[in-house]
């Protein structure tokens, strides 16, 4: 220094070729128990790595930064 991948909730990932952001697990509460565990309802939890840009509309398209992963020099 070049080439390609990854980047979404605490964690681990989905998101259908742009249309109101989810799923398990973990957290919180109730219920069930004599008490833990499991089990069941509910509920909170998000600047979609940052900054721009095209759209009526972006997590998704399109350009630059950062981070890391991996191949080449």
């Nucleotide at each position: 220094g070049g080439g390609g991948g990854u980047a979404u909730a605490g964690c681990u990932c989905a998101g259908u070729u742009g249309g109101u952001a989810g799923a398990g697990c973990a957290c919180a509460u109730g219920c069930u128990u004599u008490g833990c565990a499991a089990g069941c309802a509910u509920g909170g939890g998000g600047u979609c790595a940052g900054c721009g840009g095209u759209u009526c509309g972006a997590g998704c398209c399109c350009g630059c930064u950062u981070a890391u992963c991996u191949c080449c020099a």